Model confidence (mean pLDDT): 82 of 100. Small-subunit ribosomal RNA, 5' domain from a soil metagenome, 513 nucleotides, folded computationally.
Context: one part of a larger RNA
RNA sequence: GGAUUAACGCUGGCGGCGUGCAUGAAACAUGCAAGUCGAGCGCGGUGUGCAGCUGGGUAACCGGCUGUACAUCUAGCGGCGAACGGGUGAGUAACACGUGAGCAACCUACCUUCGAGUCGGGGAUAGCCCUGGGAAACCAGGAUUAAUACCCGAUGUGGUCACGACGGGACAUCCCGUUGUGCGUAAAGGCGCAAGCCGCUCGAUGACGGGCUCGCGGCCUAUUAGCUUGUUGGUGGGGUAACGGCCUACCAAGGCUUUGAUGGGUAGCUGGUCUGAGAGGACGAUCAGCCACACUGGGACUGAGACACGGCCCAGACUCCUACGGGAGGCAGCAGUUAGGAAUUUUCCGCAAUGGGCGAAAGCCUGACGGAGCAACGCCGCGUGGGUGAUGAAGACCUUCGGGUUGUAAAGCCCUGUCGGAGGGGAAGAAACAAAUGACGGUACCCUCCAAGAAAGCCCCGGCUAACUACGUGCCAGCAGCCGCGGUAAUACGUAGGGGGCAAGCGUUAUCC
Numbered sequence: 001g002g003a004u005u006a007a008c009g010c011u012g013g014c015g016g017c018g019u020g021c022a023u024g025a026a027a028c029a030u031g032c033a034a035g036u037c038g039a040g041c042g043c044g045g046u047g048u049g050c051a052g053c054u055g056g057g058u059a060a061c062c063g064g065c066u067g068u069a070c071a072u073c074u075a076g077c078g079g080c081g082a083a084c085g086g087g088u089g090a091g092u093a094a095c096a097c098g099u100g101a102g103c104a105a106c107c108u109a110c111c112u113u114c115g116a117g118u119c120g121g122g123g124a125u126a127g128c129c130c131u132g133g134g135a136a137a138c139c140a141g142g143a144u145u146a147a148u149a150c151c152c153g154a155u156g157u158g159g160u161c162a163c164g165a166c167g168g169g170a171c172a173u174c175c176c177g178u179u180g181u182g183c184g185u186a187a188a189g190g191c192g193c194a195a196g197c198c199g200c201u202c203g204a205u206g207a208c209g210g211g212c213u214c215g216c217g218g219c220c221u222a223u224u225a226g227c228u229u230g231u232u233g234g235u236g237g238g239g240u241a242a243c244g245g246c247c248u249a250c251c252a253a254g255g256c257u258u259u260g261a262u263g264g265g266u267a268g269c270u271g272g273u274c275u276g277a278g279a280g281g282a283c284g285a286u287c288a289g290c291c292a293c294a295c296u297g298g299g300a301c302u303g304a305g306a307c308a309c310g311g312c313c314c315a316g317a318c319u320c321c322u323a324c325g326g327g328a329g330g331c332a333g334c335a336g337u338u339a340g341g342a343a344u345u346u347u348c349c350g351c352a353a354u355g356g357g358c359g360a361a362a363g364c365c366u367g368a369c370g371g372a373g374c375a376a377c378g379c380c381g382c383g384u385g386g387g388u389g390a391u392g393a394a395g396a397c398c399u400u401c402g403g404g405u406u407g408u409a410a411a412g413c414c415c416u417g418u419c420g421g422a423g424g425g426g427a428a429g430a431a432a433c434a435a436a437u438g439a440c441g442g443u444a445c446c447c448u449c450c451a452a453g454a455a456a457g458c459c460c461c462g463g464c465u466a467a468c469u470a471c472g473u474g475c476c477a478g479c480a481g482c483c484g485c486g487g488u489a490a491u492a493c494g495u496a497g498g499g500g501g502c503a504a505g506c507g508u509u510a511u512c513c
Base pairs, nucleotide, nucleotide: 001513002512003511004510006509007508008507009506010505013382014381015380016379017378018377019375020374021340026338027337028336030335031334032333035080036079037078040077041076044073045072046071047070048069049068050067051066052065053064054063055062056061087293088292089291097217098216099215100214101213102212103211106210107209111206113204114203115202116201117200118199119153120152121151122150129142130141131140132139133138158185161182162181163180164179165178166177167176168175169174189198190197191196219265220264221263226256227255228254231253232252233251234250235249236248237247238246268290269289270288271287272283273282274281275280295316296315297314298313299312318329319328320327321326346372348371349370350369354368355366356365357364358363385415386414387413388412395406396405397404398403420450421449422448423447424446425445429440457502458501459500460499461498462483463482464481468497469496470495471494472493478485479484
């Protein structure tokens, strides 16, 4: 000098774009953050129409019950989603990450393309109802009911497995194609007048996403020198989507290490960021990719996918409810609270846009996201006026008492209108046939009018280092980054005048280069 997720002191006009718990991965009141589909299913509620029965009324009409049609709502069953999106950086020195390869050792819902099919039957169950238990959370029993829920059988293009035949390929395993026999394996319907559409099953295929293996690369420490028994390898078996001590039984005695094993400390990794001419050094906020975690520890279930932040089970700590028998909870989602700290924001608006989930669609949901709010926290831009104006006014300060400085500075006069105030107009962002659809927002922007009106501070002035005098103080009070100032003439302390620097900031502190 540059830089910062900065903080502190003094000061503070506006706008645009960014950024905003670095500390206690501390604890959390409250609300919201993942639902959706009635075109899978049965029941039920509500409304309307119609029909029947019926009560009141002279009538108009009012009401009740049943059936039916339509509309609408949805607790339950069922499907898809909830494994994404969002947060955090605790752990991790590791194939976690980066990069380059490999899998002839693998999986992949939805989506693409292609082939084949969708036949016959059955028994339950939630809900509703009844009974019972419980303070509650909720639970037990009985009766009854549906399905794109569940089960059985058939068929088998194919696929799996077993035994063969032929052809081709390969890194040692084996792989691919054709073909024969046997074994055994699938399905679901819905909407529509219909055409048809949406589904369902099996197989192949592409894509997307993942799993596994390996080479190389990136911290400190030897005041850590030996480490290891599922350890290293083999065989059989199990397990997995898949290879593998991944697990198990047996056998062998191996494996790693001064090219630093093992231990200890520290740490998420990267694209990048800061600095530097570069080499390098330091860092890893925001944004993007990967990983890990979700009160702490462990475990599996479901599923295409999890060992699952707003799922389950067990144990633990903590908090809450309780009728003391027993229950409930997990903000490292968005706001917000307490605590800790030098320190870090609103319990805001909207799904209008982009994107996601579900749905045939209309649409619903979406604290992702789009916006607004707060904070000079940062960067950038603008303003606080321009011109003229000497009797060089007054005041202040200095003075050799003559004067000098502040200083064209002010006043005065003439202008302008950024910003500000008032009025008028008023967007783009909107695309999906047309139409409709804007949170931001009556915002940005444009026009007219008003008025210099409301808008400058901070640090420094001994040398380094740009900028000097007076008074006060008297080794006191104080200053200080280093050298050092202050003990009676202090350009170094304090105040004033003047000056220098930067400027809506200026200084200080901290950290990195």